The prediction has a mean pLDDT of 79. A computed fold for a 62-nucleotide RNA from a Chloroflexota bacterium, annotated as Fluoride riboswitch aptamer (crcB RNA motif). The model forms 100% of the base pairs in the Rfam consensus. It was read from a public genome assembly, where an Rfam model found it.
RNA sequence: ACUGCUGGCGGCGAUGGAGUCCGCCCUUGAGCGCAUCCCCUGCUGAUGACUCCUACACUCUG
Numbered sequence: 001a002c003u004g005c006u007g008g009c010g011g012c013g014a015u016g017g018a019g020u021c022c023g024c025c026c027u028u029g030a031g032c033g034c035a036u037c038c039c040c041u042g043c044u045g046a047u048g049a050c051u052c053c054u055a056c057a058c059u060c061u062g
Stems, first nucleotide, its partner, number of pairs: 010025004016053006033043003
């Protein structure tokens, strides 16, 4: 590294993926951002938190 056998495996936390931790929910649920004149218009963030990756945005340099 590969293969076989056995045992285990829930979901959610405003837009993607992974790890760790935290919180919440039990399918009748957790969850589905904010401001506003609720028409319109405006604002923050890919996180619940931390780290990394991806996408996007801004600035600088080659």